RNA sequence: GGAGUCGGCCGGAUGAUCGCGGCCCCGACAGGGGCGGAGGAAAGUCCGGGCUCCACAGGACAGGGUGCCAGGUAACGCCUGGGGGGCGCGAGCCUACGGAAAGUGCAACAGAAAAGAUACCGCCGGUCCUUCGGGUCCGGUAAGGGUGAAAUGGUGCGGUAAGAGCGCACCGCGUCACUGGUAACAGGGGCGGCACGGCAAACCCCACCCGGAGCAAGACCAAAUAGGAGAGCAGUCGGCGCAAGCCGCAACGUGUGGUCCGCACGGCUCUCGGGUAGGUCGCUUGAGGCGCGCGGCGACGCGUGACCCAGAUGAAUGAUCGUCCUCGACAGAACCCGGCUUACAGGCCGGCUCCCACC
Numbered sequence: 001g002g003a004g005u006c007g008g009c010c011g012g013a014u015g016a017u018c019g020c021g022g023c024c025c026c027g028a029c030a031g032g033g034g035c036g037g038a039g040g041a042a043a044g045u046c047c048g049g050g051c052u053c054c055a056c057a058g059g060a061c062a063g064g065g066u067g068c069c070a071g072g073u074a075a076c077g078c079c080u081g082g083g084g085g086g087c088g089c090g091a092g093c094c095u096a097c098g099g100a101a102a103g104u105g106c107a108a109c110a111g112a113a114a115a116g117a118u119a120c121c122g123c124c125g126g127u128c129c130u131u132c133g134g135g136u137c138c139g140g141u142a143a144g145g146g147u148g149a150a151a152u153g154g155u156g157c158g159g160u161a162a163g164a165g166c167g168c169a170c171c172g173c174g175u176c177a178c179u180g181g182u183a184a185c186a187g188g189g190g191c192g193g194c195a196c197g198g199c200a201a202a203c204c205c206c207a208c209c210c211g212g213a214g215c216a217a218g219a220c221c222a223a224a225u226a227g228g229a230g231a232g233c234a235g236u237c238g239g240c241g242c243a244a245g246c247c248g249c250a251a252c253g254u255g256u257g258g259u260c261c262g263c264a265c266g267g268c269u270c271u272c273g274g275g276u277a278g279g280u281c282g283c284u285u286g287a288g289g290c291g292c293g294c295g296g297c298g299a300c301g302c303g304u305g306a307c308c309c310a311g312a313u314g315a316a317u318g319a320u321c322g323u324c325c326u327c328g329a330c331a332g333a334a335c336c337c338g339g340c341u342u343a344c345a346g347g348c349c350g351g352c353u354c355c356c357a358c359c
Stems, first nucleotide, its partner, number of pairs: 001355010012324007020037001022035005039330001043341002046339005051214004063210005068082005083097001084095004098205002103203002105199002120145002122141005128135002153171006172194001173192004178187003218281004228272006235249001237248004252266005288307001290305006325328001
């Protein structure tokens, strides 16, 4: 100098004016003053928890989720460290990575054959034929070729008619104990001649976890109208009754009807309680961020100091002007928190790796 990899950070700055929503102070009101007002993802709503209400003796089934080991945490499908596997020269990156000797199922196309097998070409032996090139039939074989994502352990030597774990060595695999490690796992050793092919983000089995709904949760205050309960009142009317009261009938209003009769419907006032409109709380002080110290490889934990940092409910966070620069991306709270994932112009800082050149 070039190429790369991992981690962290910024996300226009500044001043003035006018607005918008929150809190506090002064003021009788009008009004005035002060403080603070989006994000690293506020997003997707995909996981986990707090909080609230409902349900609930316990267990089992069903259903859903998670899935190497250890740790962290309130918890997690997250994070940290480690192991195995894959990729990369490397820094480093990726990884649902339990069980296929419990059972069921699946494997397109190609291929002879796709799970207890098979023989297309080939190779070898024998019989017969021969135009001497070879061919027919029977048998052996699975080394070679060919198909496939995958072909019944791999390589080599021996062996054989040709072959074959048929025999042997190494590798792989299985099993047994040993050593190291908390463990996942790793290492070397004995035995076994190869049995147990693949797929479980197919059903399934095993282990562990899981009650439901969500701030429009939920709690409180509380009009008008209608409906509910209770009390009182009506008209100097009739009947019954000692009375309380009960039964009945007028009057009045509304509807029907051109009008009358008729018919149908309807008492008034107050109180109480439930619910609606409306209002208040929930609401932001919290598993909180920051500094320092200590423990831990780390995630993280403990101690201590000082700090308060949006809280709306038609819902604020904006506009204009000036100066400057590298001319500014993705995007905006709505109960809160921990994660994951996704989006993002441009830029800054640090660790590490590889290559080239020079000293």

This is a predicted structure of a 359-nucleotide RNA (Bacterial RNase P class A) from Candidatus Sedimenticola endophacoides.
The same sequence occurs in records of 7 taxa.
The RNAcentral record of the sequence draws on ENA.
Its mean pLDDT, the model's own confidence on a scale to 100, is 75.
Its Rfam family is "Bacterial RNase P class A". Rfam classes the family as a ribozyme.